Predicted 3D model of a 705-nucleotide part of an RNA (large-subunit ribosomal RNA, domain II) from a Pseudomonadota bacterium.
Its Rfam family is "Bacterial large subunit ribosomal RNA".
RNAcentral holds the full RNA, with entries from ENA.
[in-house]
Context: one part of a larger RNA
RNA sequence: GCCAACGACUUAUCCUGCAUCUUUGGUCUAAGUCCCUGCGGGGACGGAGGCAUAGCGAAAGCGAGUGCGAACAGCGCGUGCCGGCGCAAGCCGGCAGAAGGUGCGGGAUAGACCCGAAGCCAGAUGAGCUUGCCUUGGCCAGGAUGAACUUCCGCGAAAGCGGGAGGGAGGUCCGAACCGGUGGGUGGUGCAAAACCCUCGGAUGAGCUGAGGUAAGGAGUGAAAAGCUAAUCGAAUCUGGUAAUAGCUGGUUCUCUCCGAGAUAGUUUUAGGACUAGCGCCCUAAAGUAACCGGCGGGGGUAGAGCUCUGGAUGAGUGGUAAAGGGCGAAAGCUCGGCCGCUCAAUCAAACUCCGAAUACCGCCGGCGGAAUUAGGGUAGUCAGAAUAUGGGGGCUAAGCUCCAUAUUCGAGAGGGGAACAGCCCAGACCAUCAUCUAAGGUCCCUAAAUUCGCGCUAAGUGUAAAAGGUAGUGUUGAGCCAGAGACAGAUAGGAGGUUGGCUUAGAGGUAGCCAUCCUUUAAAGAGUGUGUAACAACUCACUAUUCGAUGGCUCGGCGCGCCGAAAAUGUACCGGGGCUAAGCGCGAUACCGAAGAUAUGGAUGUCUGCCGAUUCGUCGGCAGGCGUGGUAGGAGAGCAUUCCGAUCGCGGUGAAGCUUGACCCGCGAGGGCGAGUGGAGCGUUCGGAAGAGAGAAUGUUGGC
Numbered sequence: 001g002c003c004a005a006c007g008a009c010u011u012a013u014c015c016u017g018c019a020u021c022u023u024u025g026g027u028c029u030a031a032g033u034c035c036c037u038g039c040g041g042g043g044a045c046g047g048a049g050g051c052a053u054a055g056c057g058a059a060a061g062c063g064a065g066u067g068c069g070a071a072c073a074g075c076g077c078g079u080g081c082c083g084g085c086g087c088a089a090g091c092c093g094g095c096a097g098a099a100g101g102u103g104c105g106g107g108a109u110a111g112a113c114c115c116g117a118a119g120c121c122a123g124a125u126g127a128g129c130u131u132g133c134c135u136u137g138g139c140c141a142g143g144a145u146g147a148a149c150u151u152c153c154g155c156g157a158a159a160g161c162g163g164g165a166g167g168g169a170g171g172u173c174c175g176a177a178c179c180g181g182u183g184g185g186u187g188g189u190g191c192a193a194a195a196c197c198c199u200c201g202g203a204u205g206a207g208c209u210g211a212g213g214u215a216a217g218g219a220g221u222g223a224a225a226a227g228c229u230a231a232u233c234g235a236a237u238c239u240g241g242u243a244a245u246a247g248c249u250g251g252u253u254c255u256c257u258c259c260g261a262g263a264u265a266g267u268u269u270u271a272g273g274a275c276u277a278g279c280g281c282c283c284u285a286a287a288g289u290a291a292c293c294g295g296c297g298g299g300g301g302u303a304g305a306g307c308u309c310u311g312g313a314u315g316a317g318u319g320g321u322a323a324a325g326g327g328c329g330a331a332a333g334c335u336c337g338g339c340c341g342c343u344c345a346a347u348c349a350a351a352c353u354c355c356g357a358a359u360a361c362c363g364c365c366g367g368c369g370g371a372a373u374u375a376g377g378g379u380a381g382u383c384a385g386a387a388u389a390u391g392g393g394g395g396c397u398a399a400g401c402u403c404c405a406u407a408u409u410c411g412a413g414a415g416g417g418g419a420a421c422a423g424c425c426c427a428g429a430c431c432a433u434c435a436u437c438u439a440a441g442g443u444c445c446c447u448a449a450a451u452u453c454g455c456g457c458u459a460a461g462u463g464u465a466a467a468a469g470g471u472a473g474u475g476u477u478g479a480g481c482c483a484g485a486g487a488c489a490g491a492u493a494g495g496a497g498g499u500u501g502g503c504u505u506a507g508a509g510g511u512a513g514c515c516a517u518c519c520u521u522u523a524a525a526g527a528g529u530g531u532g533u534a535a536c537a538a539c540u541c542a543c544u545a546u547u548c549g550a551u552g553g554c555u556c557g558g559c560g561c562g563c564c565g566a567a568a569a570u571g572u573a574c575c576g577g578g579g580c581u582a583a584g585c586g587c588g589a590u591a592c593c594g595a596a597g598a599u600a601u602g603g604a605u606g607u608c609u610g611c612c613g614a615u616u617c618g619u620c621g622g623c624a625g626g627c628g629u630g631g632u633a634g635g636a637g638a639g640c641a642u643u644c645c646g647a648u649c650g651c652g653g654u655g656a657a658g659c660u661u662g663a664c665c666c667g668c669g670a671g672g673g674c675g676a677g678u679g680g681a682g683c684g685u686u687c688g689g690a691a692g693a694g695a696g697a698a699u700g701u702u703g704g705c
Base pairs, nucleotide, nucleotide: 001705002704003703004702005701006700011110012109013108014107015106016105017104018103019102020101021100022099023098024097026051027050028049032045033044034043035042036041055062056061065077066076067075068074080095081094082093083092084091085090113251114250116248120241121240122239123238124237125236131215132214133213134212135211136210137209138208139207140205142174143173144172145170149166150165151164152163153162154161155160178202179201180200183198184197185196186195217233219229220228221227254639255638256637257636258635259634264277265276266275267274268273278382279381280379281378282377283376284375285374286373289372292367293366294365295364296363297362298361304355305353306352310349311348312347314345315344316343317342318341319340320339321338325336326335327334328333385410386409387408388407389406390405391404392403393402394401415426416425417424430603431602432601433600435599436598437597441593442592443591444578445577446576450590452589453588454587455586456585457584463580469564470563471562473561474560475559476558477557478556479555480554481553482552490547491546492545493544494543496520497519498518501515502514503513526541530539531538604629605628606627607626608625609624610623611622612621613620614619640694642691643690644689645688646687647686649684650683651682658678659677660676661675662674664673665672666671
């Protein structure tokens, strides 16, 4: 891992709701009597009496009323409901009651759907491991160093010093046994739940070690690491309390049908839990109830707008203010600036408003509508939501961000589109069909359907990623101006004189700078547009003529589509691909394709309505029609199968159960038959009943492989 078997909402008592059945229709008897007895007691009779059947008042008392009170007022406490008949009074009928049994739903108490802690407490068992201590034993090759002390010699006045010899001290040195465990490697399903190899520390000591004893669980022991106390230690182990508790995780077993959520509010030692409400389901009951549309009537202060108020802010003008801002002035004062007003103009605001919508909301009437509404009862799940669009707050007018609001979808929704892709677009899957029509989106090939039609645009593979900014790309449109009296561009020629204007300057001659910028000759020519020179010169331009001969030219805008701006990490890689100049973009048109949508045909089923039949009057069946039949949590209903029990009818050695198998039959399905083979002794139908009643998951349990 697979297979098989086992494996989770039970049981008891009480409360409560629903369904169904039964009993009762005031109820319970006490003493006592009688009968039976196993001598404990049991049964029958017994209604005396108690409680209930009416209340109110302290009571007398009255009574569907009564008490207070003057009250026929008011108040307190009381007087059941429905239907029929009746003018009414009232009459008649029905219901409402109680108890118990069974089933189902829910709750409480219990282990309470099952498995799962770490832990807490108690009593025991442990010091053959290890820690300390006690008693008694054992062990430490060899080598080195050479303390005290003794003695001899030398020196010395002495104290003493020096030297030789002897001596053999030490938590001394080197190093085996022994004890340890420093660094590295190997091992790491090991030789081993701590080893092996090399290396290393101690090795006469606080040394190592045998045996015997001793101290223990909040306790011991500890040269202290919370170390060790039998591979277990921040509280050992075993058993018990014990099925501890677990607001947590996991798991929770057959089928079909009907309905179908929530991720919100308030509160919470509350925030991943709970309670109440909201939203679901089931039952009962009720009003032309709900939703929608139209009309009418309402309140509002949002969007927008505005500047009257509140506050901000700009320009101009104007008045005021100051001893103490800057400038000028001898001063008077002037001026700029500051502050406070006023006027004009233009302007801003969630916490401004002289104004003010659309929607939304409320009420009434009408229409449409048909249980979608409301009330009561029973009983769930939900309290982590997500994206998109819009209105906002926070943030950076960041986030697949966060917090509200409104709507939708997902959640719990399959199908088609979007290349792929919960939340986007289309559209809500009962089943079947080799039928039809469409939606979004598409129609060259991959790939179903137009290489469709008409008119434009684009040349960038733009399309098939992006900004500020740039753009004699191109189309279209508008305005102004020039032009056969010849424009624009080009070519040829001219481009002069006073004059080198004046100043400045070393110089300044059109062309460093400053000032002025005239007059003349002219077709035209600036006191000069640039290049240039030291300054001149030279070249050039403006301007003019000639040439040339325009579907022309120049300038400034609007709009459409382009171009540049444009660098990234595995491989083209920003059309899904091929590829496309239309198969791109814009406008228009006609076809077609395209879904589980719609239609057609057949079938199934829920509910409502109608008709028919049956009926134990509860209901059941048939037919037709209307509307339905996606679904998680969850609710409701109807069934299948298993084991056993009661009753019933059956089968079986001429072959039961079980097992294997079939292309067969029945049922929507769970399943049930039939045939064949195997097997070898029991088994089934029908109607009821009771449950150890359905397995794929729980790191499930046991077995097998």